[in-house]
Molecule: small-subunit ribosomal RNA
Organism: uncultured bacterium
RNA sequence: AGAGUUUGAUCCUGGCUCAGAUUGAACGCUGACGGCACGCUUAACACAUGCAAGUCGAACGGUUUAGUGGCUUCGGCCAUUGAGCAGUGGCGGACGGGUGAGUAACGCGUAGGAAUCUGCCUUCAUGAGGGGGACAACCUGGGGAAACCUGGGCUAAUACCGCAUAAAGUUGCCUGCAAGGGUAAUGAAAGUAUGCUUUGGCAUAUGCAUGAAGAGGAGCCUGCGUUGGAUUAGCUAGUUGGUAGGGUAAAGGCCUACCAAGGCGAUGAUCCAUAGCUGGUCUGAGAGGACGGACAGCCACACUGGGACUGAGAACGGCCCAGACUCCUACGGGAGGCAGCAGUGGGGAAUAUUGGACAAUGGGGGCAACCCUGAUCCAGCGAUGCCGUGUGUGUGAAGAAGGCCUGCGGGUUGUAAAGCACUUUUAUUGGGGAGGAAGAAGUGGAGAUGAAUAAGCUUCAUUUUUGACGUUACCCGAGGAAUAAGCACCGGCUAACUCUGUGCCAGCAGCCGCGGUAAUACAGAGGGUGCAAGCGUUAAUCGGAUUUACUGGGCGUAAAAGGGCGUGUAGGCGGUUGUAUGAGUCAAUGUGUGAAAGUUCCUGGGCUUAACCGAAGGGAUUGCACAUGAUACUGUAUGACUAGAGUGGUGUAGAGGGUAGUAGAAUUUCCAGUGUAGCGGUGAAAUGCGUAGAUAUUGGAAGGAAUACCGGUGGCGAAGGCGGCUACCUGGACACACACUGACGCUGAGGCGCGAAAGCGUGGGGAGCGAACAGGAUUAGAUACCCUGGUAGUCCACGCUGUAAACGAUGAGAACUAGCUGUUGGAGGGGUAAAGCCCUUUGGUAGCGAAGCUAACGCGAUAAGUUCUCCGCCUGGGGAGUACGGCCGCAAGGUUGAAACUCAAAGGAAUUGACGGGGGCCUGCACAAGCGGUGGAGCAUGUGGUUUAAUUCGAUGCAACGCGAAGAACCUUACCUACCUUUGACAUUGUGCGAACUUGGGUGAAAGCCUGGGGUGCCGAAAGGAGCGCACGAACAGGUGCUGCAUGGCUGUCGUCAGCUCGUGUCGUGAGAUGUUGGGUUAAGUCCCGUAACGAGCGCAACCCUUAUUCUUAGUUGCCAUCGGGUAAAGCUGGGCACUCUAAGGAGACUGCUGGUGAUGAACCGGAGGAAGGUGGGGAUGACGUCAAGUCCUCAUGGCCUUUAUAGGUAGGGCUACACACGUGCUACAAUGGGCAGUACAGCGGGAAGCGAAGUGGUGACACGGAGCGAAUCUUGAAAAGCUGCUCGUAGUCCGGAUUGGAGUCUGCAACUCGACUCCAUGAAGUCGGAAUCGCUAGUAAUCGCGGAUCAGCAUGCCGCGGUGAAUACGUUCUCGGGCCUUGUACACACCGCCCGUCACACCAUGGGAGUGGGUUGUACCAGAAGUAGGUAGCUUAACCGCAAGGGGGGCGCUUACCACGGUAUGAUUCAUGACUGGGGUGAAGUCGUAACAAGGUAACC
Repeated sequence: AGAGUUUGAUCCUGGCUCAGAUUGAACGCUGACGGCACGCUUAACACAUGCAAGUCGAACGGUUUAGUGGCUUCGGCCAUUGAGCAGUGGCGGACGGGUGAGUAACGCGUAGGAAUCUGCCUUCAUGAGGGGGACAACCUGGGGAAACCUGGGCUAAUACCGCAUAAAGUUGCCUGCAAGGGUAAUGAAAGUAUGCUUUGGCAUAUGCAUGAAGAGGAGCCUGCGUUGGAUUAGCUAGUUGGUAGGGUAAAGGCCUACCAAGGCGAUGAUCCAUAGCUGGUCUGAGAGGACGGACAGCCACACUGGGACUGAGAACGGCCCAGACUCCUACGGGAGGCAGCAGUGGGGAAUAUUGGACAAUGGGGGCAACCCUGAUCCAGCGAUGCCGUGUGUGUGAAGAAGGCCUGCGGGUUGUAAAGCACUUUUAUUGGGGAGGAAGAAGUGGAGAUGAAUAAGCUUCAUUUUUGACGUUACCCGAGGAAUAAGCACCGGCUAACUCUGUGCCAGCAGCCGCGGUAAUACAGAGGGUGCAAGCGUUAAUCGGAUUUACUGGGCGUAAAAGGGCGUGUAGGCGGUUGUAUGAGUCAAUGUGUGAAAGUUCCUGGGCUUAACCGAAGGGAUUGCACAUGAUACUGUAUGACUAGAGUGGUGUAGAGGGUAGUAGAAUUUCCAGUGUAGCGGUGAAAUGCGUAGAUAUUGGAAGGAAUACCGGUGGCGAAGGCGGCUACCUGGACACACACUGACGCUGAGGCGCGAAAGCGUGGGGAGCGAACAGGAUUAGAUACCCUGGUAGUCCACGCUGUAAACGAUGAGAACUAGCUGUUGGAGGGGUAAAGCCCUUUGGUAGCGAAGCUAACGCGAUAAGUUCUCCGCCUGGGGAGUACGGCCGCAAGGUUGAAACUCAAAGGAAUUGACGGGGGCCUGCACAAGCGGUGGAGCAUGUGGUUUAAUUCGAUGCAACGCGAAGAACCUUACCUACCUUUGACAUUGUGCGAACUUGGGUGAAAGCCUGGGGUGCCGAAAGGAGCGCACGAACAGGUGCUGCAUGGCUGUCGUCAGCUCGUGUCGUGAGAUGUUGGGUUAAGUCCCGUAACGAGCGCAACCCUUAUUCUUAGUUGCCAUCGGGUAAAGCUGGGCACUCUAAGGAGACUGCUGGUGAUGAACCGGAGGAAGGUGGGGAUGACGUCAAGUCCUCAUGGCCUUUAUAGGUAGGGCUACACACGUGCUACAAUGGGCAGUACAGCGGGAAGCGAAGUGGUGACACGGAGCGAAUCUUGAAAAGCUGCUCGUAGUCCGGAUUGGAGUCUGCAACUCGACUCCAUGAAGUCGGAAUCGCUAGUAAUCGCGGAUCAGCAUGCCGCGGUGAAUACGUUCUCGGGCCUUGUACACACCGCCCGUCACACCAUGGGAGUGGGUUGUACCAGAAGUAGGUAGCUUAACCGCAAGGGGGGCGCUUACCACGGUAUGAUUCAUGACUGGGGUGAAGUCGUAACAAGGUAACC
């Protein structure tokens, strides 16, 4: 510090997710030791049991008991020293300990303040005199189950009460401005212990009282800070203030009376929700964010609510009352409060022992010893966290065994183990052994006090003594590698890979996503990686997230986001220049504070180290307050200025606004005339109108609405918006020149006003247009688009509504920052006779464009640039601008405006493709123009379907269907049936026997099974070897079984279309672009020109084959012109190689020449020459790629399956079936023909298990025959159409030949299923073929025959060959395919795309809902416990006064006020629930349509 995820790819926006750190954690697996910490986050739920606050006899009286002494009537008593018990009394139970319910508050934090109190402690001063009366305990009655209550009697005090005295206290009076002074009244106390004693007292210690101070503590007040919600906007009657009084320790409405009517609030009152606050903790670079467990400070609480008492101070383990709950009870009544420490139940994912000790620290009491102390110190439990240690070290290659993988060679686990040599931390065991201890008591000495050598105090020495932890830490010894490693992960992010199993199953998953038979993603294993006594998961916080942006973001493009526009309140901000002030501000100025701890930093220290620790030190604590200084800036006050703003003057332009009037054109209607059959409307029609006279046309009338031309990226207005002409009223802008005011300004939350269209209300108006509606069409449907009608509305007046894609999708204002061009409104200057014109300046409005900005597109002085001020708004998509609530509205609705739930995206700009019922250009037998077909018939053949035991399998739009198959009777053959075989029909290896081989018999459909005979080879180094057969056994063979979606290879197709790319450079953030686009041209990305491109590659073309011309060479088997021979004829022969031909090599054609066009180019058009002319014709040749195209049944091959069968053999059957449908063909329908007769001319080829001549036979197929020929020699071999002649005469024929009967031939073991051919006979459909559709542009179509492969036989198919030999192409509008450029796109599996809504089904959350049940709370009223205060003389009363009566004072009772619980009524709010109901979300393939994306087929949208 970043990474993954939207896309085919890119940049951006934007969310989601991950890596880090952390925790009072929990869960899973695992677990050696120690140190230091920490441990109910939930039910402030309920609690059994024990303990947690007592102590003092040196305050007091008793009482019990032990020792000692004494006395005794032996019952006991007295004195004394201790110990215990309850009571009176004192101090302490207000500390310590727990918890966080409440509290949004002066509660807390921080900084200050004045009107206060303060036990114990410290200091100072003074006093401590003299009296009195009680009450507990105790004794004795009574009541009660108990708790306990109560009558009578005795008694002490440091308990209680007077009196005296005192004051600086309090109160009154006098004086004083005040401070103060004077005076009067009021107003204290307590002793105890020790020593000595002359028994009077003295001394010491301690306690007591008063006053004044201190320290520490407590109370009160104030400034500032302290969560969320405005879908909480108004709250408040003791409320705000004053006066007087009361009250308090103390200021104060704290309380009361009276008076006034205030006080708080958009800088957020009130209300609701949530929450103890802080030092700090976690995180973070910081700023921040989250948190407040342990420790520390403050607060609050103690079963819930209320209350007072005591006290210096107030209530966890005090009291009273009410309530709920629990317990006891004799039913009358009582008792209780673990949020103390342990512990129990419950709740929960979850949190410990009913432990030890007061040894230390601290606290209470006490003179002290000492007692108490669940504070505390320790121990126990828990890997809960942090830190440390260990689980061994060295050596050890045969790289052991085993495991795993394997390309079978090996690799890896791995020096790892074993083995050998060593060590002993830890654990175990035995022994030793600090520190935590200071004190206390005794004895002795010294010192001060004192009369004192006494007591007590201080101090020194010495003796004795105090440890829960504790079997402590630590040290020494012993033995032995002995006692000690797991967890998660291994697709990317993210370090780490293979095998097996599984087969969209089981499962995984933080995000993206894995799994449908080769899963590095599931599960297991081997191996590896990371951490380690832990490791993972879950939860939570911060971080990353600049994703709420102070540091540090945005709002043109529906990236989410500028308010529809103005005016203006509060607020914010504000021109130039003085002076004053010093509030803000600044100071590297000072002071105080910012508790300690902690954090972090620095320095050192102590535990073996570390964590940890310290009454070690420093720094920091960014804050607050005070003081001092400064005065630039801001503020404030005051003075001045004119550049901002405004006023006045003169002009200018304008659909700016309002009211009234008025004009012409047009539509419609009505009236009248002319006139006749249609009009109207559409893609085409129909509805509609019209013979009752329409449309058309002429004249007239009526009425409403809107204003052609001018008219314009022209004008005006804040926006909405504004358009004939005239008048009136009226707002604003601009220009010019001077004068004036003197910052008067900008923005603007709320507020107020304006605000298109549609809509609403009332009343008018209504020509045209026209939602709804009706009809006609279209359509599968058509509640639409089109047509004919047509109501609201559109218009006017008044009133509402308040929204629009109210858009420049761009808030307002100000300043600055290159230019160029147009237009509109002014002003000035030049120029002109005048104008046009030119220059300068200014206000608007447009088009380019620099810098700059921007994700890009784009913006660019009218900014989206650079800055300033103010306002509005945004924070992933959906749910949703919805629900609820409020406000507004007559309604429609508007405004404000969520959540649950759900997804991992949604989105912007640009790129490359693909696509479009987008555009442009070009091309192809693509259409058109032609010729001939198919589709109709019969047959052949293939396919589908059906059938079958089987009809083997594959191929399925073009690009399957006379295809694989260049040839199924058996074989082929893969299928079916039946019978057989099992190391196998075939390959390699072992053992045994035998040469091989040959020939019989039986059985059988054959295969096979059973059983005989003959026979002994070849090489040899003489060991043996090679080959073959049989038998046995095991490894293995075999598979046309599956997967062409695991593959290779091969092939089809787009397409012989002209395309597809690369290097370098350049442009772009980038994907990419450029090149390859453009202008021409071409068959062509062919070439030329232009050009930020320059070159290159694969394709094109050429090179190759063939064909057309010619030459050279060669001359047999070919040829024969000349010469000779010869025949009926014939290259038959001598001879020749001229010609043809053959087959080798050349030549030739290149736009080379020429005229024109073109840019002088490329090239095109024409011409010449030429056998051939513009790639001459044909072929071979198929770029990058597409279709998961085809083929596992050619072959090869991974994986899977099978192994007495899915393998192998044999026979028979099937692939040849047949209501039907389709494809491809053949033959025809005839006279351009059929038949008969005669006659002419090819080329490519084939031939030995072959082609087969002559000749003979047969009507013929064919047979006999066998010459010749491995072929330029022989043979196939007849070419056919054609030509000549005859016949047929338009007919189902002398056309056509299917079908069938009979008879044959040939091949072949074998023609039944199921061959071809021949002859005789038979003579079907068919008379040119509907919709539709195919081929072909020249030696082509059409037509005619010939050959070949396969093959025993079988050809209408296929592959070739030649003969005869046309027609037409204006042209590119349309159909189909393709190419290039461009455009739109929501497509990228790419239009066979994407995608919307209803309905149906399932699930989820949510709104409404008659209501129902809780919580909280307001108002009014009732009620009134305990208590306090006031009143009261009903009852009662020790201290004081009084001789007494009585008084003073007190208590009880009663009563009044306040008030908790409780109750009644009525509201508000919130939660839960509810028949039914509304929409929403999600879901694999459901239904109906096709709304959107392309001109999405009616442009879309608001």